Large-subunit ribosomal RNA, domain VI from Minwuia thermotolerans, 265 nucleotides, folded computationally. The RNAcentral record of the full RNA draws on ENA. Its Rfam family is "Bacterial large subunit ribosomal RNA". Taxonomically the source falls in Minwuia (Bacteria, Pseudomonadati, Minwuiales, Minwuiaceae).

[in-house]
Context: one part of a larger RNA
RNA sequence: CGCAGGAGGUUUGAGGAGAGCUGACUUCAGUACGAGAGGACCUCGUUGGACGCACCUCUAGUGCACCUGUUGUCGCGCCAGCGGCAUGGCAGGGUAGCUACGUGCGGAACGGAUAACCGCUGAAAGCAUCUAAGCGGGAAGCCAACUCCAAGAUUAGACCUCCCUGACUUCGGUCCUGAAGGCCCCUUCGAGACUAGGAGGUUGAUAGGCCGGAGGUGUAAGCGUGGUAACACGUUCAGCCGACCGGUACUAAUAGGCCGUGAGG
Numbered sequence: 001c002g003c004a005g006g007a008g009g010u011u012u013g014a015g016g017a018g019a020g021c022u023g024a025c026u027u028c029a030g031u032a033c034g035a036g037a038g039g040a041c042c043u044c045g046u047u048g049g050a051c052g053c054a055c056c057u058c059u060a061g062u063g064c065a066c067c068u069g070u071u072g073u074c075g076c077g078c079c080a081g082c083g084g085c086a087u088g089g090c091a092g093g094g095u096a097g098c099u100a101c102g103u104g105c106g107g108a109a110c111g112g113a114u115a116a117c118c119g120c121u122g123a124a125a126g127c128a129u130c131u132a133a134g135c136g137g138g139a140a141g142c143c144a145a146c147u148c149c150a151a152g153a154u155u156a157g158a159c160c161u162c163c164c165u166g167a168c169u170u171c172g173g174u175c176c177u178g179a180a181g182g183c184c185c186c187u188u189c190g191a192g193a194c195u196a197g198g199a200g201g202u203u204g205a206u207a208g209g210c211c212g213g214a215g216g217u218g219u220a221a222g223c224g225u226g227g228u229a230a231c232a233c234g235u236u237c238a239g240c241c242g243a244c245c246g247g248u249a250c251u252a253a254u255a256g257g258c259c260g261u262g263a264g265g
Stems, first nucleotide, its partner, number of pairs: 001152001005163007015149004021049005033038001051106005059100004066093005071086006111143002117137004164264001166175003176262001181259004185201005206252003209248005215241003222235005
């Protein structure tokens, strides 16, 4: 820009893309078959490998804004207690998120038309012949089925709902009006390069703060007791604490502006 008024939703599916793999064991059955040795088809069930999609309950990794220990040095006057720097100083753990080594699921089943091939009926050619007329069966392959995208499918589809019912004119235009809805702006997100998309903007839990909880670390400081001291014990399952789950208007989403018209070739 188009889809012959505008708008918000819900859809149909022309068409396109993806997927399509396979082992072992068990049952049938030590049966059919076979002198024996050996040893099935068909059917039912179980469990793997590789691959793919999704997810984070479990296991595991990361987790440079969480907690703790500790070395050297500098600083806060000193002690104590802290802070800076040294690869995040080093080391031990670790929430959310992101992940795989973890977890769940998938390949299918059913149907149609067929290939090689196997047949029925059957003449030309009194026989024979799956073929010439006609009719069956038959693949991990084809179509459909499964998952995803999809009406710019210009053949531009369908359904539901919402909105607009002015005046003048010299026909050039002027005045009035500005709907539904959308956008700008702002708070933001399991959304994201930007954009887009989602949740919100006081009739408000959108983010931060605060409160509670979960969870992590592992028992703070100060004081007391014991010990010459290092240190231990008590107060103390303490103290501190990112992203998680809730609650709460304390802070910030204020105020406002713009587009879009007047019933539709």